[in-house]
Context: one part of a larger RNA
Molecule: small-subunit ribosomal RNA, central domain
Organism: metagenome
RNA sequence: UUGCAGUUAAAAAGCUCGUAGUUGAAUUUUGGGAGUAAAAGAGAUGUCUAACCAAACGGGAAGCAUCUCUUUUAUUCCUUUCUUUCUGGGGAUCUAGCUGCACUUUAUUGUGUGGUUAGCAAUCCAGGACUUUUACUUUGAAAAAAUUAGAGUGUUUAAAGCAGGCAUUUAGCUUGAAUACAUUAGCAUGGAAUAAUAGAAUAGGACUUUGGUUCUAUUUUGUUGGUUUCUAGGACCGAAGUAAUGAUUAAUAGGGAUAGUUGGGGGCAUUAGUAUUUAAUUGUCAGAGGUGAAAUUCUUGGAUUCAUGAAAGACUAACUUCUGCGAAAGCAUUUGCCAAGGAUGUUUUCAUUAAUCAAGAACGAAAGUUAGGGGAUCGAAGACGAUCAGAUACCGUCGUAGUCUUAACCAUAAACUAUGCCAACUAGGGAUCAGACGAUGUGAAUUUAUAACUCGUUUGGCACCUUAUGAGAAAUCAAAGUUUUUGGGUUCUGGGGGGAGUAUGGUCGCAAGGCUGAAACUU
Numbered sequence: 001u002u003g004c005a006g007u008u009a010a011a012a013a014g015c016u017c018g019u020a021g022u023u024g025a026a027u028u029u030u031g032g033g034a035g036u037a038a039a040a041g042a043g044a045u046g047u048c049u050a051a052c053c054a055a056a057c058g059g060g061a062a063g064c065a066u067c068u069c070u071u072u073u074a075u076u077c078c079u080u081u082c083u084u085u086c087u088g089g090g091g092a093u094c095u096a097g098c099u100g101c102a103c104u105u106u107a108u109u110g111u112g113u114g115g116u117u118a119g120c121a122a123u124c125c126a127g128g129a130c131u132u133u134u135a136c137u138u139u140g141a142a143a144a145a146a147u148u149a150g151a152g153u154g155u156u157u158a159a160a161g162c163a164g165g166c167a168u169u170u171a172g173c174u175u176g177a178a179u180a181c182a183u184u185a186g187c188a189u190g191g192a193a194u195a196a197u198a199g200a201a202u203a204g205g206a207c208u209u210u211g212g213u214u215c216u217a218u219u220u221u222g223u224u225g226g227u228u229u230c231u232a233g234g235a236c237c238g239a240a241g242u243a244a245u246g247a248u249u250a251a252u253a254g255g256g257a258u259a260g261u262u263g264g265g266g267g268c269a270u271u272a273g274u275a276u277u278u279a280a281u282u283g284u285c286a287g288a289g290g291u292g293a294a295a296u297u298c299u300u301g302g303a304u305u306c307a308u309g310a311a312a313g314a315c316u317a318a319c320u321u322c323u324g325c326g327a328a329a330g331c332a333u334u335u336g337c338c339a340a341g342g343a344u345g346u347u348u349u350c351a352u353u354a355a356u357c358a359a360g361a362a363c364g365a366a367a368g369u370u371a372g373g374g375g376a377u378c379g380a381a382g383a384c385g386a387u388c389a390g391a392u393a394c395c396g397u398c399g400u401a402g403u404c405u406u407a408a409c410c411a412u413a414a415a416c417u418a419u420g421c422c423a424a425c426u427a428g429g430g431a432u433c434a435g436a437c438g439a440u441g442u443g444a445a446u447u448u449a450u451a452a453c454u455c456g457u458u459u460g461g462c463a464c465c466u467u468a469u470g471a472g473a474a475a476u477c478a479a480a481g482u483u484u485u486u487g488g489g490u491u492c493u494g495g496g497g498g499g500a501g502u503a504u505g506g507u508c509g510c511a512a513g514g515c516u517g518a519a520a521c522u523u
Base pairs, nucleotide, nucleotide: 004494005493006492007475008474012491014363016361017360021356022355023354025249026248031079032078033077034076035075036074037073038072039071040070041069042068043067044066045065046064047063052059053058084129085128086127087126088125089124094119095118096117097116098115099114100113101112102111103110133196134195135194136191137190139188140187148180149179152162153161164174165173166172206242207241208240209239210238211237212236213235215233216232217231253353254350255349256348258345259344261342262341266338267337268336269335272316273315276312277311278310280308281307283305287298288297324331325330368409369408370407371406372405373404378402382398383397384396385395420490421489422488424482425481427466428465429464432461433460434459435458436457437456438455439454441453442452470477471476496523497522498521505516506515507514508513
């Protein structure tokens, strides 16, 4: 590993990208026919009798021989189908010639047996030239004994041991000390399914001829020396010919292009809305705020309230949904600009480009940090008023940091669907969003065509309902199913409760802190 678990009990990294790693669609020789040999089986015919039956003739299983059929194994050939190919040597068998001998025939007609020549290749030597490479699997050699399993054996039994047994009894005979297992790697060997790998696309491709260039030099030309040719063998460069000459599909895998769309996706600018607060002006006059009740607070220097316009900073109500978009965090006034995305449609294109991912990287609510801006509202801290046994709180009045924005940090949340991602299958339903397709449909009271609407089909979404012959400890779940009938691919994490996300070390950060992360001890 076979063979755990991860919604809620421990445990899916906040999210996406991504290298190493791991994994990865289908496809190329299969099939048919004809022989030969062996084995097995069945049947038929003949032969032969141990039993047995029969008075006798005879019948008779098995065996043997021949033939037929079937199956299996091995092997050869054909069907476009090579088993590596040359050189030399040696051998067996067969085929075709030539030729003796014996027998035979009308006949070198045929049979047998010798000799010789030529042709067959794989039945083996040994020397070149080359050969895609592995995994896997079969068999074998090799693998120290003891141990283990296990055979034999009356240690009296047994655990053991490797002994022992038989005899005429003092001379002998004789059997053992098996066998199995022995996994990775290595060696040899058969197989060629499965999984990789390589090959011919600018042909610098294969094969067959042929012509040049160049190198080497063994024999033979009576001998020695020289030169050249022939010949033989490398290398290189052309030419011609031969060939079915050479590019697999186009994955309900993926990427790209394209068409009309679609969205509260993103960035920048622009624009609107009311509310709040403030200041100003105007009106009125005694209270106003606030609360469970009060008080702190404001108020004839006119509070609160009403009206008028103004400024500022924030926010984007109702419409707003079991609706949309986005990787997540998240995203909602108008308009413009910028680049991006999904789904759908497509008789478009490339052709394995893919999936998941240590390392590494981007983004990442709120709070917080640094430096500017801005500071309306709300408001950690703080100050008061209440409440209370107390109140350092809940309630109220103020109020700094902050809340907003720019530039940088930080990198965490119940970052939750507490449910990794990719792929397949398993069940019924009606809605809805986006696209596409369709209809004798409705559609401007003139018609037609768009738009819009209605109905249906279909692909892809966010969800929901009902049921489980499924799952689960259950709650519940179309996934949390297809799991002891356990293996689709791949990543991460967990192993009783505390101590503890602490200490220490490392690293990142301005800091706050983040990431990594124990043990003693306790229960």